This is a predicted structure of a 393-nucleotide RNA (Bacterial RNase P class A) from a Porticoccaceae bacterium. The gene name in the source record is rnpB.

């Protein structure tokens, strides 16, 4: 001094005045509503009750005064788990749905700690859906010989088998037969090399071979089986087995293992007007209607009292898996114990506005049942651990 890496904490400050909204508290002795309780006020009654009016006393609501609180780190996104309400539930399967190396943390997760595989990076350090592919079935564009019951386009080889020549030999001759540092690439071998792909039947080398090839050694890599280490995931190391059917499962499926459903517009209380249910008692032998009358039948009145509901309100509602400190336990997530603190609760819906000032001139964004956790957004600044280059000493 540059150049990374990973946490952590913050998210303008300060005065004044004037609002909005919850809580607490005093006041309301002339404000409104609902009770206790007292009465030789009075009405009613037989009589209790009741009904007024009066004194004393409390609650609730207006209002006035005082105290004191009042968005986030993400209050987003509604993506995961819980509480908490309501519904449904005998057990057991089927379906769907998620998860998906090991071990803990939790109420609980798909969260987080630790640790193991594998990748990238010189390191700090990220990343990671990370169960089976030998139960089935599907898929693998283009290109290439071949994309999976495996084949063979170029090459390479051609020992063997076939042809052709050539030399000997036998035969009268056709032809036999034995050879060649011969030719051909017909039959055939062969996957070593080339070619294509994102991926091609282990890989590297050496030996063998006619080329060649786990064909055979050695070393790597894979499978099996013991040891040993570790709770595990797995690592190490022994032996053995020449070696298998390539990928894909955030395709389908298959194993583990979890999961009932809908949400505070859940739920519960209270409860006008106006129609509409029911019960009971009035009243009347009424009205209207079936052509005049009777009988009938059917509609129809009043009072009171239930109950369901709507608008409306009230609750749910914010003390909860809380927060801070200290102390002990754990590498760590996290727990235990003690002390301390209460820190929004609106309902069209508050959390503001205007002045002054300072400054480095102010990102993202606004609760609405509550918690945990993820992912997304974010000027700026403060801090801590640690890599890695270069210099000086």
């Nucleotide at each position: 001094g540059g150049a990374g890496u990973c946490g952590g904490c913050u998210g303008a400050g300060c005065a004044g005045c004037c609002g909005c909204u919850g809580c607490u508290u005093c006041g309301u002795u002339a404000g409104c509503u609902c009770g206790g309780u007292c009465u030789u006020u009075c009405c009613c009654u037989a009589a209790u009750c009741g009904g007024u009016g009066g004194g004393c006393u409390g609650g609730g609501u207006g209002c006035g005064g005082a105290g004191g609180g009042g968005a986030g780190g993400a209050a987003a996104g509604u993506c995961c788990g819980g509480g908490c309400u309501c519904c449904a539930c005998a057990g057991g399967g089927c379906a769907g749905a998620g998860u998906g190396c090991c071990a803990g943390g939790u109420a609980a997760c798909g969260c987080c700690u630790g640790g193991g595989g594998g990748g990238c990076g010189u390191g700090a350090g990220c990343c990671u859906a990370c169960g089976g592919a030998a139960a089935g079935u599907g898929c693998c564009a283009c290109a290439g010989a071949a994309a999976a019951u495996a084949u063979a386009c170029c090459g390479c080889c051609g020992a063997u088998g076939g042809u052709g020549g050539c030399u000997g030999c036998g035969g009268c001759a056709a032809c036999g037969c034995a050879g060649c540092g011969c030719g051909c690439a017909c039959a055939g071998g062969u996957a070593a090399g080339g070619u294509u792909g994102a991926a091609a039947u282990g890989g590297u080398g050496c030996g063998g071979u006619a080329a060649g090839a786990g064909c055979g050694c050695a070393c790597c890599g894979c499978g099996c089986g013991g040891c040993u280490g570790g709770c595990a995931a797995c690592a190490g190391g022994c032996g053995u087995g020449g070696c298998a059917g390539g990928g894909u499962a955030a395709a389908c499926c298959c194993c583990a293992c979890u999961c009932g459903g809908a949400g505070c517009a859940a739920g519960a209380c209270c409860a006008a007007a106006u129609a509409g249910g029911g019960a009971u008692c009035c009243g009347a032998c009424g009205g209207c209607g079936c052509g005049g009358c009777c009988c009938g039948c059917g509609c129809u009145g009043g009072a009171u009292c239930c109950g369901g509901g709507u608008a409306g309100g009230u609750u749910g509602c914010u003390u909860g898996a809380g927060g801070u400190g200290c102390g002990c336990g754990g590498u760590g997530a996290c727990g235990c114990g003690u002390a301390u603190c209460c820190c929004a609760g609106a309902u069209g819906a508050a959390u503001g506005g205007c002045u002054g000032u300072u400054c480095a001139c102010g990102a993202c964004a606004g609760a609405a049942c509550c918690c945990g956790g993820c992912u997304u957004a974010c000027a700026g600044g403060c801090u801590g651990a640690c890599u890695c280059c270069c210099u000086c000493u």
Its mean pLDDT, the model's own confidence on a scale to 100, is 77.
Its Rfam family is "Bacterial RNase P class A". About the family: Ribonuclease P (RNase P) is a ubiquitous endoribonuclease, found in archaea, bacteria and eukarya as well as chloroplasts and mitochondria.